[in-house]
RNA sequence: CCUCGAUAAAGGCAAACCGGUCGUAAGGCCGGGACGCAAAGCCAUGGGGCCGGGCGAUUCCGCCGCGGUUCGCGUGGUUGCCGAA
Numbered sequence: 001c002c003u004c005g006a007u008a009a010a011g012g013c014a015a016a017c018c019g020g021u022c023g024u025a026a027g028g029c030c031g032g033g034a035c036g037c038a039a040a041g042c043c044a045u046g047g048g049g050c051c052g053g054g055c056g057a058u059u060c061c062g063c064c065g066c067g068g069u070u071c072g073c074g075u076g077g078u079u080g081c082c083g084a085a
Base pairs, nucleotide, nucleotide: 004083005082012037013036017032018031019030020029021028022027035072041078042077043076044075045074046073047071048070049069050068051067052066053064054063055062056061
């Protein structure tokens, strides 16, 4: 240095849930809270979920990136803390 990742150390992020707030909604943000995370940092790309709209049916549903939203989903790139085996 590369791979790798510990019942190590320092620090970081923060699921569910609760409160506030914004939004038609999905959901976002802030605070509390920690189940977890070695990229649960960032970028690109593919895919899935959800909301709205449109179309077709009119029982209950199907289709369409058309406008949104989300992923703690995959892959690739890139930056980065620590150093046991």
c-di-GMP-I riboswitch aptamer from a Planctomycetaceae bacterium, 85 nucleotides, folded computationally. NCBI's taxonomy places the organism under Bacteria, Pseudomonadati, Planctomycetia, Planctomycetales, Planctomycetaceae.